[in-house]
C1' cells in the first nucleotide's frame, strides 16, 4: 500500500419564525363543556423516536384466575464447566466440518428397548443372494448395479433417556361517576352445574350456559416510567460477568405529541477549472433502514454513512 476476520462509538449539526406535548415556577381563583366524577383555557424557562423503536421468536419483572397436590397426555432444550431474575441466551473449553490464516459453522445424548425411510438400477435395498473362481459345505475370494448390500446411514422421522415448564396477558388489572331492566325465556345443577391449556383424582363449591330485549362506552390510576437502571473508577476473574466507591436521573403520548418553513455548514458522489500529490474554489444532485405505547435481558431481519484502534494475510523498500 492492498485485501480480509471479530469487536466498540456514532448515526447529521447550529440559528430563526410559527406550532405540539411533559416538568417547574408565576398567574388565575374566573370562564368554557359536562349529568357527575372530572377535563380544558394565559405567560416564562426547560425536557421530549431507536440500533433496531421493526418482527413477536424466546426468557422474565408485574397484574389476575380461592390455595393447592398427583397422574396421563402434550411442549421445550441436549458434549463438558460456568454466567444470568432467566432463557432456546452468551463465556470458555473438547470433538467436527470450513478456511492460508486471523476465524467461521456445529439440531455434537442412545442404533442389541421398539418402529420406520432409502427414486431409479440392481438377482436382491431384510435378510436376500445373479456371474467367475473354489470347496464336502455361501466354505473361502472377487466382479456388475448403486449413494448403500453376509453389512451399514439417517433420531433435523417416530421413539427411548437426563433435565425443564400452571394459564392468560397493561386491550392485565384497582377504583370513581352516571344510567339501566338485579329483565324475561328455556336448558343443566348439592344424585356438585362452575372453578383462565386436555383427560383424570383430589380440593373449593352455588350457581352456570344460549336466546331474546334494555342501559353505558365518560374520568382516573396502572405510567415522578426509580430500573435484574445509566456512566466513571478500582478490585477480582483466560472470558461471560461480579462486587466496592462516587455520579446521574434520561419521552410519557392516550385514535395516540417529539413537527412545518427558511438559512448557514458537515458527510457522500458527479461535472468543471487550478495543483506532482495531498487539496483548493464553484456548479448540481442525494442524506439509508425506519417510529415509542406497562417494562426489561436476548435472538432476528433491514439500513446510507462515518470515527478510532486489534488481530490476519501478501506483496514491496529499508
Nucleotide at each position: 500500500g492492498a485485501a480480509g476476520c471479530a469487536a466498540g462509538c456514532c448515526a447529521g449539526a447550529c440559528c430563526g419564525c410559527c406550532g405540539c406535548u411533559g416538568g417547574u415556577g408565576c398567574a388565575a381563583g374566573g370562564g368554557c363543556c359536562g349529568a357527575a366524577a372530572g377535563g380544558c383555557c394565559g405567560c416564562a424557562c426547560u425536557g421530549g423516536a431507536g440500533g433496531a423503536a421493526g418482527g413477536u421468536c424466546c426468557g422474565g419483572a408485574c397484574u389476575g384466575c380461592a390455595c393447592a397436590g398427583g397422574g396421563c397426555g402434550g411442549c421445550g432444550u441436549a458434549g463438558c464447566a460456568g454466567c444470568u431474575a432467566a432463557c432456546g441466551g452468551c463465556u470458555g473449553u473438547c470433538c467436527a466440518c470450513c478456511g492460508u490464516g486471523a476465524g467461521g459453522u456445529g439440531a455434537g445424548g442412545a442404533u442389541c428397548a421398539g418402529a420406520g425411510c432409502a427414486a431409479c438400477a440392481g438377482a436382491g435395498a431384510c435378510g436376500a443372494g445373479c456371474c467367475g473362481a473354489u470347496u464336502c459345505a455361501g466354505u473361502u475370494c472377487g466382479g456388475g448395479u448403486g449413494a448403500a448390500a453376509c453389512g451399514g446411514g439417517c433420531a433435523a422421522u417416530c421413539u427411548c433417556u437426563a433435565c425443564g415448564c400452571g394459564c392468560a396477558g397493561c386491550a392485565a388489572u384497582a377504583c370513581c361517576a352516571a344510567g339501566u331492566a338485579g329483565g324475561c325465556a328455556c336448558a343443566c345443577g348439592u344424585u356438585g352445574a362452575c372453578g383462565g391449556g386436555g383427560c383424570c383424582c383430589c380440593c373449593g363449591g352455588a350457581g352456570u350456559g344460549u336466546g331474546c330485549g334494555g342501559g353505558u362506552a365518560g374520568g382516573u390510576a396502572g405510567c415522578a416510567u426509580c430500573g435484574a437502571g445509566c456512566c466513571g473508577u478500582c478490585a477480582g476473574g483466560c472470558g461471560a460477568c461480579u462486587g466496592g466507591c462516587g455520579g446521574c436521573c434520561c419521552a410519557g403520548a392516550g385514535u395516540a405529541a417529539u413537527g412545518g418553513c427558511g438559512g448557514u455548514c458537515a458527510c457522500a458522489u458527479c461535472g468543471c477549472g487550478g495543483g506532482c500529490a495531498a487539496c483548493c474554489g464553484c456548479g448540481g444532485u442525494g442524506c439509508a433502514c425506519a417510529g415509542a405505547a406497562u417494562c426489561c435481558g436476548g435472538c432476528u431481519u433491514a439500513u446510507c454513512g462515518g470515527c478510532g484502534g486489534g488481530c490476519u494475510u501478501c506483496a514491496c523498500a529499508c
Description
A computed fold for a 318-nucleotide RNA from a Burkholderiaceae bacterium, annotated as Bacterial RNase P class A. The organism belongs to Burkholderiaceae, within Bacteria. The prediction has a mean pLDDT of 78. Its Rfam family is "Bacterial RNase P class A". Rfam links the family to the GO terms tRNA processing, dimeric ribonuclease P complex and ribonuclease P activity. Rfam classes the family as a ribozyme. The sequence is in RNAcentral, with records from ENA. A source record names the gene rnpB.